The part of an RNA shown here (large-subunit ribosomal RNA, domain IV) has 355 nucleotides and comes from an Ignavibacteriales bacterium. The full RNA is in RNAcentral, with records from ENA. Its mean pLDDT, the model's own confidence on a scale to 100, is 88.

[in-house]
Context: one part of a larger RNA
């Protein structure tokens, strides 16, 4: 000194990012309990009070529950009555010891406010437990059975010994109340007139060869065989024409105007496919920002309620509540405390020193 206990006046969070650690509650039995609530809950809510022994209550209430006898019988190894033995309490009342009776030990601290997930679960095996994942529940889309879908080159499996109250995929996340407007752009789903359009058919035509003919310097040239090779026909798909946003996805700018002011129900204008409805909002989201205001502290960049000016919320990429739950996140109380003020003493280990 350091690890790991144990005690501490007088204060009580003044420490600190943050009560982080460490107290403090803790059993069991009795009274007693809010708001809020999906009427189950919340809730051991919160806050009280009680516990030894010894007497008497009392071998008393209870419990078991034998044999014998009796009744009933379905005649049964059955029901009852009747009741010995055993086992054995409490309220309540007198008494009594201690500083202390749950005498040691093992055993919730509470109580409020907002957030974000509805739950109970899962998860980074070895720095992350959570708000992420799942989830019942919703929706939307495939699939008619040799299903779609996957795994295999292929036999073949699985889905399923199932059959649309089924099986595959996507988003979404209980419950309540709702999802609001765009199909121009991508995708999907339909459609076939019309444009485009491969292979292939198709074969006008055009070269090369060369029997033959010839004015024989050179030309022309059938047929064949060959190399080419136009119009025309010709699917799907694109173009085209409609659906379709719980499909990817998006959901405006400028100026004027009301008898104070300021503000703009109100009106032009431009432009989109259409200009964000409801609700909610400095938010897990607001940059200016420690916005303003009000509340809580003596003092409060966190918190709570407002307000709206939303740089840059918004409705299943869900949006706004929500009782109930979280080793959740962030504030506020009591209650408790060596977490401090501001340290001290101590016990065990280790390390040091000395022998």
């Nucleotide at each position: 000194c350091u690890c790991u206990g144990g005690u501490u006046a007088a204060g009580g969070a003044a420490c600190u990012c943050g009560g982080c650690a460490a107290u403090u509650u803790g059993a069991c039995c009795c009274c007693g309990u809010a708001a809020c609530u999906u009427c189950g809950g919340g809730a051991g809510a919160a806050g009280g009070g009680g516990u030894g022994c010894c007497u008497c209550a009392a071998g008393u209430a209870g419990g078991u529950g034998a044999a014998a006898u009796c009744u009933c019988u379905u005649c049964g190894c059955g029901a009852g009555a009747c009741a010995a033995g055993c086992c054995g309490a409490a309220a309540g009342a007198g008494g009594u010891c201690g500083c202390a009776g749950a005498g040691a030990a093992u055993a919730g601290g509470c109580c409020u406010g907002g957030g974000c997930g509805a739950c109970u679960g899962u998860u980074u095996a070895c720095u992350a437990a959570a708000a992420a994942c799942a989830c019942a529940g919703g929706u939307c889309u495939c699939u008619g059975c040799u299903a779609a879908g996957u795994c295999g080159u292929a036999a073949g499996a699985c889905g399923a010994a199932g059959u649309a109250u089924a099986g595959g995929g996507a988003c979404u996340g209980a419950c309540a109340c709702c999802u609001g407007c765009c199909c121009g752009g991508u995708g999907c789903u339909g459609g076939a007139a019309g444009g485009u359009u491969a292979a292939g058919a198709g074969g006008a035509g055009a070269g090369g060869u060369u029997a033959g003919c010839u004015u024989c310097g050179g030309g022309c040239g059938a047929a064949g065989c060959u190399u080419u090779g136009a119009a025309u026909c010709g699917a799907a798909g694109c173009c085209c024409c409609a659906g379709u946003a719980a499909a990817c996805g998006g959901c405006g700018g400028c100026c004027g105007u009301a008898a104070c002011u300021a503000u703009a129900a109100c009106g032009g204008u431009c432009c989109u496919a259409a200009g964000g409805u409801a609700g909610c909002g400095a938010a897990a989201u607001u940059c200016c920002u420690u916005g303003u205001c009000g509340g809580g502290u003596a003092a409060g960049u966190u918190c709570c309620g407002a307000c709206c000016u939303g740089c840059a919320c918004g409705a299943a990429u869900g949006g706004u509540g929500u009782a109930a739950c979280g080793a959740u996140u962030u504030g506020g109380u009591c209650a408790c405390u060596g977490u401090c003020u501001c340290g001290a003493c101590u016990g065990c280990g280790c390390g040091c020193u000395c022998g």